The RNA shown here (c-di-GMP-I riboswitch aptamer) has 89 nucleotides. Its Rfam family is "c-di-GMP-I riboswitch aptamer". Its family is annotated with cyclic-di-GMP binding in the Gene Ontology. Model confidence (mean pLDDT): 81 of 100.
RNA sequence: CAUUGAAAAGGGCAAACCAUUCGAAAGAAUGGGGCGCAAAGCUUUAGAGCCUAAUAGUCCGGAGGGACUUAUGGUUGUCAGCUGCCAAA
Numbered sequence: 001c002a003u004u005g006a007a008a009a010g011g012g013c014a015a016a017c018c019a020u021u022c023g024a025a026a027g028a029a030u031g032g033g034g035c036g037c038a039a040a041g042c043u044u045u046a047g048a049g050c051c052u053a054a055u056a057g058u059c060c061g062g063a064g065g066g067a068c069u070u071a072u073g074g075u076u077g078u079c080a081g082c083u084g085c086c087a088a089a
Base pairs, nucleotide, nucleotide: 004087005086012037013036017032018031019030020029021028022027035077041082042081043080047079048078049075050074051073056069057068058067059066060065
């Protein structure tokens, strides 16, 4: 330096769920919690996937309203890109 993560040391993060707040929703923040994680660190003006559909468009309806499409909203704990601690062999 590359591969690897059985063991060890020091640690780190925090799913579901609950409370409060924000949001049209998806979801997010804070506190509790702890399923798991060797990148569960960072990156959503970015490459793909996935979730939502306020707005906009089209259509239906006498109307209230409804259906479909749509990301500019989200998600990195879906993959990906970049970086990185410790260590046996």